The prediction has a mean pLDDT of 84.
Predicted 3D model of a 508-nucleotide part of an RNA (small-subunit ribosomal RNA, 5' domain) from an uncultured bacterium.
Rfam family: Bacterial small subunit ribosomal RNA. Its family is annotated with structural constituent of ribosome and ribosome in the Gene Ontology.
The full RNA is in RNAcentral, with records from Greengenes.
Context: one part of a larger RNA
């Protein structure tokens, strides 16, 4: 000198764009953050309606039937593994760069092929009974489906066994073929044209999984470490390879090219600095990873060992009729606590994107916006011109003057900004605008609301007076202060930066 997720002191006019718990991964009141589909299904309810019946208060009540619209708890489908947060753990194939899978999976989507025939039994809802303070159950009975189950069919697929051919990269890979065994399906809407779904196979796309070479902290005042350890074999398990797991067998495997152990740490693109080499850090934005009160476990599913799912255990908090229950802000706000320190319990789905749906649409604290904060960067302003009686006042003085100083006043002007009024683009596509009557434009009005902070001994731009008297104090280093202090304090003057200026912490 530059930088900063900064803080503190003094000061503070506006706008644009960004940033904003670095500490306690501390414990959290309330609200919100993941739903949607009635065009899968049976009910229930509401409203209207058609045709009857029964009452009577003769225009209404109730009941049965027809039709239509709407609502939706359950069952069912898809989603909830995304999006959002955080960095505790992790020195590891976690990450980055590169390669491999002849050892793998992939819902929705795309290409192409083949299908969708016929049956069955349940369980919710509902009705009834019943337990419990509650949370939540139990029993009996009825019922539907794109829920569940058996049989049929099989272009292709899977399994084990043969035959032939081609290829390679060690296990091997691919194609054709024979007979045997096995596994499918669901309907809805309809203007009857279709359309959306369903089953199976194939190719792709996307997303993932696994393996390997290399790279990347400190300590040797950590030198030996290792028993599923290292390898083989056979079973099991997985989407798949593998001590991944298990039985048996062998005794290996790693290490001064730093094993093991201890400490501290999330990684990268990028960021800061520097001429570069390098050094430092990894906020915001983007990528992959780990985590979701602590520890463990599986279920469901294409995908999880699952932040707003389940089960168990621990700690904590809450309810209780004391038998038993409920909870998890490292989502967005917000309160407490900690701290030098970090914001609103805001608006909207108008845009972009996501989930569901045929669609209308619904949901979306993702996102878009607004509020707060000079926290940062950038831009603008606090007026311009004229004006010597060099006014008054201040400071100083050798008492002549010098300086503040064209500075002010005065005169003329302008209108950034401000106030008031009018108009009002684009973001939006035919419609829909939270932002917002905002940005912007026009007119009128008035210099009106708008300058501070640090420094002035040398380094280092800028000097005098008074007070103080090794005191009070200053100080980044050298050093100032003990009676004429340009170094302390004050004043006026000056210098530097400027809505900031200084100080402190940290990095280069």
């Nucleotide at each position: 000198g530059g930088a900063c997720g900064a803080a503190c002191g003094c000061u503070g006019g506006c706008g644009g764009c960004g940033c904003g718990c670095c500490u306690a991964a501390c414990a959290c009141a309330u609200g919100c953050a993941a739903g949607u589909c009635g065009a899968a299904c049976g009910g229930a309810g509401u409203u209207a309606u058609u045709a009857g019946g029964a009452g009577c208060u003769u225009g209404u009540u109730u009941u049965u039937c027809u039709u239509a619209a709407c609502u939706u708890a359950u069952c069912g489908g898809c989603g909830a593994g995304c999006g959002g947060g955080u960095g505790a753990g992790u020195a590891a194939c976690a990450c980055g760069g590169g390669a491999g899978u002849a050892a793998c999976c992939u819902g929705c989507c795309c290409u192409g092929g083949a299908g969708u025939g016929g049956g069955g039994g349940a369980c919710a809802a509902c009705a009834g009974u019943u337990g419990g303070a509650a949370a939540c159950g139990a029993c009996u009975g009825c019922u539907a489906a794109u829920a569940c189950c058996g049989g049929a069919u099989g272009a292709g697929c899977c399994c084990a066994c043969g035959g032939c051919c081609c290829g390679g990269c060690c296990u091997c890979g691919g194609g054709c073929u024979g007979a045997g065994g096995g596994a499918a399906a669901a309907g809805g809407a309809u203007u009857u044209g279709u359309u959306c779904a369903c089953u199976u196979c194939u190719c792709g796309a996307u997303g993932g999984a696994c393996u390997c070479g290399c790279g990347a902290c400190c300590g040797a005042u950590u030198c030996g470490c290792u028993a599923g350890u290292u390898g083989g074999u056979g079973a099991g398990g997985u989407a798949a390879c593998g001590g991944c797991c298990c039985g048996c067998c062998a005794a290996c495997g790693c290490g001064a090219c730093g094993a093991u152990u201890g400490g501290g740490a999330g990684c990268c693109g990028g960021a800061c600095u520097g001429a570069g080499a390098g050094g430092u850090a990894g906020a915001a934005c983007g990528g992959a990873c780990g985590c979701a009160u602590u520890g463990g476990g599986a279920c469901u599913g294409a995908g999880a060992c699952g932040c707003g799912g389940c089960c168990c255990a621990g700690a904590c908090u809450c309810c209780u009729a004391c038998c038993g229950g409920a909870g998890g802000c490292a989502u967005c706000c917000g309160g407490g606590g900690g701290g030098g320190a970090u914001a609103u319990u805001g608006c909207a789905c108008g845009a972009u994107g996501g989930g569901g749906g045929a669609a209308a649409c619904c949901c979306u604290g993702a996102u878009g916006c607004a509020a707060c904060c000079a926290c940062g960067c950038c831009g603008c302003g606090u007026g311009g011109a004229c004006g010597a009686a060099g006014a008054a006042g201040g400071u100083u003085u050798u008492c002549g003057g010098a300086u503040u100083g064209u500075a002010a006043a005065c005169u003329c002007c302008u209108g950034u900004c401000g106030u008031u009024a009018g108009g009002g683009g684009a973001g939006a596509u035919a419609a829909u605008g939270a932002c917002g009557g905002u940005a912007c434009c026009u007119a009128a009005c008035u210099a009106g609301a708008a300058a501070g902070c640090a420094c002035c001994g040398g380094c280092u731009a800028a000097a005098u007076a008074c007070g103080u008297g090794c005191c009070a104090g200053c100080a980044g280093c050298c050093g100032c202060g003990g009676u004429a202090a340009a170094a302390c304090g004050u004043a006026g003057g000056g210098u530097g930066c400027a809505a900031g200026c200084g100080u402190u912490a940290u990095c280069c």